Small-subunit ribosomal RNA, 5' domain from an uncultured bacterium, 506 nucleotides, folded computationally. RNAcentral holds the full RNA, with entries from ENA, Greengenes and SILVA.
Context: one part of a larger RNA
RNA sequence: GAUGAACGCUAGCGGCAGGCUUAAUACAUGCAAGUCGAGGGCUCAGCAAUGGGACCGGCGGACGGGUGCGUAACGCGUAUGGAACCUACCUUUAUCAGGGGGAUAGCCCGGGGAAACCCGGAUUAAUACCGCAUAAUAUAUGUUAUGGCAUCAUAGUAUAUUGAAAGAUUUAUUGGAUAGAGAUGGUCAUGCGUAGGAUUAGCUAGUUGGUGAGGUAACGGCUCACCAAGGCGACGAUCCUUAGGGGCUCUGAGAGGAGUAACCCCCACACUGGCACUGAGAUACGGGCCAGACUCCUACGGGAGGCAGCAGUAGGGAAUAUUGGGCAAUGGGCGAGAGCCUGACCCAGCCAUGCCGCGUGCAGGAAGACGGCCCUCUGGGUUGUAAACUGCUUUUGAAUGGGAAGAACGGUAUGCCUGCGGGCGUAAUUGACGGUACCAUUAGAAUAAGCCACGGCUAACUACGUGCCAGCAGCCGCGGUAAUACGUAGGUGGCGAGCGUUAUCC
Numbered sequence: 001g002a003u004g005a006a007c008g009c010u011a012g013c014g015g016c017a018g019g020c021u022u023a024a025u026a027c028a029u030g031c032a033a034g035u036c037g038a039g040g041g042c043u044c045a046g047c048a049a050u051g052g053g054a055c056c057g058g059c060g061g062a063c064g065g066g067u068g069c070g071u072a073a074c075g076c077g078u079a080u081g082g083a084a085c086c087u088a089c090c091u092u093u094a095u096c097a098g099g100g101g102g103a104u105a106g107c108c109c110g111g112g113g114a115a116a117c118c119c120g121g122a123u124u125a126a127u128a129c130c131g132c133a134u135a136a137u138a139u140a141u142g143u144u145a146u147g148g149c150a151u152c153a154u155a156g157u158a159u160a161u162u163g164a165a166a167g168a169u170u171u172a173u174u175g176g177a178u179a180g181a182g183a184u185g186g187u188c189a190u191g192c193g194u195a196g197g198a199u200u201a202g203c204u205a206g207u208u209g210g211u212g213a214g215g216u217a218a219c220g221g222c223u224c225a226c227c228a229a230g231g232c233g234a235c236g237a238u239c240c241u242u243a244g245g246g247g248c249u250c251u252g253a254g255a256g257g258a259g260u261a262a263c264c265c266c267c268a269c270a271c272u273g274g275c276a277c278u279g280a281g282a283u284a285c286g287g288g289c290c291a292g293a294c295u296c297c298u299a300c301g302g303g304a305g306g307c308a309g310c311a312g313u314a315g316g317g318a319a320u321a322u323u324g325g326g327c328a329a330u331g332g333g334c335g336a337g338a339g340c341c342u343g344a345c346c347c348a349g350c351c352a353u354g355c356c357g358c359g360u361g362c363a364g365g366a367a368g369a370c371g372g373c374c375c376u377c378u379g380g381g382u383u384g385u386a387a388a389c390u391g392c393u394u395u396u397g398a399a400u401g402g403g404a405a406g407a408a409c410g411g412u413a414u415g416c417c418u419g420c421g422g423g424c425g426u427a428a429u430u431g432a433c434g435g436u437a438c439c440a441u442u443a444g445a446a447u448a449a450g451c452c453a454c455g456g457c458u459a460a461c462u463a464c465g466u467g468c469c470a471g472c473a474g475c476c477g478c479g480g481u482a483a484u485a486c487g488u489a490g491g492u493g494g495c496g497a498g499c500g501u502u503a504u505c506c
Base pairs, nucleotide, nucleotide: 001505002504003503005502006501007500008499009498012358013357014356015355016354017353018351019350020316025314026313027312029311030310031309034059035058036057039056040055042053043052044051045050066269067268068267075194076193077192078191079190080189081188082187085186086185090182091181092180093179094178095177096176098132100130101129108121109120110119111118112117138161139160140159141158142157143156144155145154146153147152167174168173195241196240197239202232203231204230207229208228209227210226211225212224213223214222244266245265246264247263248259249258250257251256271292272291273290274289275288294305295304296303297302322348324347325346326345330344331342332341333340334339361392362391363390364389371383372382373381374380375379398442399441400440401439402438406433410429412427413426414425415424416423417422450495451494452493453492454491455476456475457474461490462489463488464487465486471478472477
């Protein structure tokens, strides 16, 4: 000098930030991911208009939010490569959308169960599902040209094989299928860098390489069969300990050292361990299955659950906040849209936790008052222009009145233009924060100072008490009868809504 700090004393206000560093301990309760009727049949309310409901279906629940357990690793950082790869939604280009089929949820009937829920029968629709037709830059075989570091790549061509689709609404859109390109996001590989220990010296059997096959979006011992016997290591293998990495932050003249809170990027994890399914994308925090520990319900037969989301509770701890408001803004999901959802986010609450700013008055005022303290004590010194007193101001606080920006959209109404999809303009409408910030007026010095130190280092001294006691102390050291070092008082110094102490880093 610094801190995500804590503790002691003290405390007026505002702005901006920060706030479980410990038990990745266990969690009551509420909320945190839905949306679409312009995909479908149905059902309920209603005279209707219209509105509600579950189910099938679509898109999204792989984002956003949390945590740092694991990981010493291509995990991260940086630089490259992919002639070895994928990419929903979006943009763009080209072509197509013909003709059929069988089910099923819901609803209805019946049954089982305490419940969770399950079973049977009948019946129904689709942008759900399945054949057929057509379509190749896909696959296989061949061929031509050009290019390349090899496998090969690019462009063209011939034959064969296989794979598509969906409508809604009603006149204009929107959606569907295939193929190409782009964008975005991802994935793989490689060089270099990346903690400590040698009181860890040898390690390795899918191990190292090859051939073939399987698997993958894709390369690869990734997996398997066979073959060979390799591969790594004092340039530190293996083992052990510790640890998420980086941008950055602190310190320092720098080199360096230390840290990884907040914000951003990447990684990993979601009660513990394992597994796949769905999907463009997950081996999926608020999806599924299995096992385990734990908790809860039960009619004892059987079931339910996962806050390292936001609040909140218990526990642990020196220690860390509200079971708040709003979707007004920004952003996200769905939707043609209105809109709905959003503990992301925007705000408010608590805490001097930090940084910054402001205030607690200003000017005059000597009988140098009273009081306190000290002394050489009828007196002097000091506190000290300090107070009183006089004048002034009103930040802040109080009262009264006014009162935002953040709002742009969107939709509605209307005018003009138009290819009638839309574009431009006008009007009213939309604010959680908040009657907040801010502004004005009014009265009144009114509402507001402490903490630590004073032997040297180190700015600041006397008196009394105590008497190696009580105590102080960062180091040196003080205290045994005159203690500037202990305690109190006066005075002084430092910082100031803070000041000290402790811990840690440079």
Its mean pLDDT, the model's own confidence on a scale to 100, is 83.
Rfam family: Bacterial small subunit ribosomal RNA.